[in-house]
RNA sequence: UCAGCAGGCCGGAUGGCCGCUCUGCCAGUGUUGCGUAUCAAGGCGGAGAGGAAAGUCCGGGCUCCAUGGAAGCACGGUGCCGGAUAACCUCCGGCGGGGGCGACCCCAGGGAUAGUGCAACAGAAAGCAAACCGCCUCGCGACACCGGAGACGGAGUCGCUAGGUAAGGGUGAAAGGGUGCGGUAAGAGCGCACCGCGUCUUUGGUAACAAAGGCGGCACGGCAAACCCCACCGGGAGCAAGACCGAAUAGGGGCGGCGCGGACGGGCAACCGGCCAGUCUGUUUCCAGAUGAGCCGCCCGGGUUGGUUGCAUGAGGCGUCGCGCAAGCGGCGCCCAAGAUGAAUGGCCAUCACCUCGCCCCCCGUUGGUGGCGAGGUACAGAACCCGGCUUACAGGUCUGGUGACAUG
RNA sequence: GGGCGGUUAGCUCAGCUGGAAGAGCGCCUGGUUUACACCCACGAGGUCGGCAGUUCGAGCCUGUCACCGCCCACCA
Numbered sequence: 001u002c003a004g005c006a007g008g009c010c011g012g013a014u015g016g017c018c019g020c021u022c023u024g025c026c027a028g029u030g031u032u033g034c035g036u037a038u039c040a041a042g043g044c045g046g047a048g049a050g051g052a053a054a055g056u057c058c059g060g061g062c063u064c065c066a067u068g069g070a071a072g073c074a075c076g077g078u079g080c081c082g083g084a085u086a087a088c089c090u091c092c093g094g095c096g097g098g099g100g101c102g103a104c105c106c107c108a109g110g111g112a113u114a115g116u117g118c119a120a121c122a123g124a125a126a127g128c129a130a131a132c133c134g135c136c137u138c139g140c141g142a143c144a145c146c147g148g149a150g151a152c153g154g155a156g157u158c159g160c161u162a163g164g165u166a167a168g169g170g171u172g173a174a175a176g177g178g179u180g181c182g183g184u185a186a187g188a189g190c191g192c193a194c195c196g197c198g199u200c201u202u203u204g205g206u207a208a209c210a211a212a213g214g215c216g217g218c219a220c221g222g223c224a225a226a227c228c229c230c231a232c233c234g235g236g237a238g239c240a241a242g243a244c245c246g247a248a249u250a251g252g253g254g255c256g257g258c259g260c261g262g263a264c265g266g267g268c269a270a271c272c273g274g275c276c277a278g279u280c281u282g283u284u285u286c287c288a289g290a291u292g293a294g295c296c297g298c299c300c301g302g303g304u305u306g307g308u309u310g311c312a313u314g315a316g317g318c319g320u321c322g323c324g325c326a327a328g329c330g331g332c333g334c335c336c337a338a339g340a341u342g343a344a345u346g347g348c349c350a351u352c353a354c355c356u357c358g359c360c361c362c363c364c365g366u367u368g369g370u371g372g373c374g375a376g377g378u379a380c381a382g383a384a385c386c387c388g389g390c391u392u393a394c395a396g397g398u399c400u401g402g403u404g405a406c407a408u409g
Numbered sequence: 410g411g412g413c414g415g416u417u418a419g420c421u422c423a424g425c426u427g428g429a430a431g432a433g434c435g436c437c438u439g440g441u442u443u444a445c446a447c448c449c450a451c452g453a454g455g456u457c458g459g460c461a462g463u464u465c466g467a468g469c470c471u472g473u474c475a476c477c478g479c480c481c482a483c484c485a
Base pairs, nucleotide, nucleotide: 001405002404003403005401006400007399008398009397010396012352013351014350015349016348017347018346020048021047022046023045024044025043026042029040030039050380054391055390057389058388059387060386061385062238063237064236065235067288068287069286070285071284072283073282075234076233077232078231079230080094081093082092083091084090095109096107097106098105099104110229111228115227116226117223118222132169133168134165135164136163137162139160140159141158142157143156145154146153147152177195178194179193180192181191182190196218197216198215199214200213201212202211203210204209242309243308244307245306252300253299254298255297256296257295258294261276262275264273265272266271278291279290280289302484303483304482316335317334318333319332320331321330322329323328353378354377355376356375357374358373359372360371361369362368410481411480412479413478414477415476416475419434420433421432422431428465436452438450439449440448458474459473460472461471462470
């Protein structure tokens, strides 16, 4: 210098003018007979979107379904190991596998000797392996060569039959260890060495796992984001949850379902009291507790389209110290930072900054360089109860730390 | 704001224990008819919403993004 990798930050600035939402103080104008309160308007201040506020994909807080606990079943989810956390399909560290020269990146990564199932087409054969071409051997037949006077002997080619084989060819995504040497009629873990696989032991490590050694000649292939097995986790609905105030209406009608049970004591009776059955948010059982007489579902109608709260102090931010490789945890100090609801946080102008394009200028061998002028552009997107994550979108700028190549000292 | 469902031919829909996708209507051509319709025969037409992943193989399984549709206010 070029190329590439990882992580972080910013994501227009300043000034002027006009507006919007919330809010503090002042004043005491309007509404009223007067005062208070409220509302409207006025003056002076203060605050006012994000890194993703988004998608709503996960996990929680909070609220309601009276509530809480234990065990089993069903359903759903997660899945190497250890740690972090309120929790997680999250994060951190490690292990294993894969990719890259490298910095570094990617992986839903438990179990296929518990079982069931799947593999189209092609191919001889697709899960108990199998034998199409080929290779080899025995036998028979045909052809023809050599030696020999001949009988016969030797060495061949082709075809058929019976076997052997899995080296090679061919099919497929996948053909039942790989490479090499020996061996054999041809071959083959048939034998041996190395690698792989399985298993046992030892050592290291919390563990996943790794290393070393022994044994086994190889038999147990793939798919679980197919059913399933194992381990762990999980009630449902959601701020339009829920609570309160106000206004108005017909405190309405129809259909369906499950119920209104039992004994005891008191009382003349109505009734009262505790107890049992039954019911209590997937379901069954048990325990504590509640309830113990009306309740639930669907449909058709009536009225309102208001206000307050939930709702801004929270698993909160910033700084610093300690522990930890890290995610993070703990101590101390400081700070309080939007709250709309037909939904505020904006618009215009000027200057500057950055980017792109065009023209001029400069070095000109070129990529180019800086200066001037002009035009255009400055993204993705906007809180809606609140947090922790993930994912997706994003003009451009900037910082830090590694890596590779080339050049120079 | 919250919760669900869907996307397959021009239109309406099937296809889901993963193995090269169909039906009806519509369209084209031919036949029938004087002609048109009905009818008969033949045919065309599909990146299965996009992109990734799992798998030998994806309309189907998983993730993510896009688009479309539906439901949810309060009172008695």